The prediction has a mean pLDDT of 82. A computed fold for a 72-nucleotide RNA from a Methyloligellaceae bacterium, annotated as transfer RNA. Lineage of the source: Bacteria > Pseudomonadati > Pseudomonadota > Alphaproteobacteria > Methyloligellaceae. The RNAcentral record of the sequence draws on ENA.
[in-house]
RNA sequence: GGAUCGGUAGCUCAGUGGCAGAGCGGCGGCUUUUUAACCCGCGGGUCGUGAGUUCGAACCUCACCCGAUCCU
Repeated sequence: GGAUCGGUAGCUCAGUGGCAGAGCGGCGGCUUUUUAACCCGCGGGUCGUGAGUUCGAACCUCACCCGAUCCU
C1' cells in the first nucleotide's frame, strides 16, 4: 500500500429501508435474621464521524477514523 470483516446501552450481541431491542450488569421494591438467588418494576442510545440517495437510513452509496485477520 491492497483485500475482507467489524464499530449499535456499562459489557456481550441482535436488528438488511418504516416506533432502536435482548441477555448480563446498574437502581428501586418484594422475600430473608443478613447476604446471595428467585420474583416485580425503573432508568440508561448524537446506532464510529461527515456527506449523498430516498417520502423515510442503524440498514443503501461515497469519503474518512478506529480495531481484527490475510496478502504484498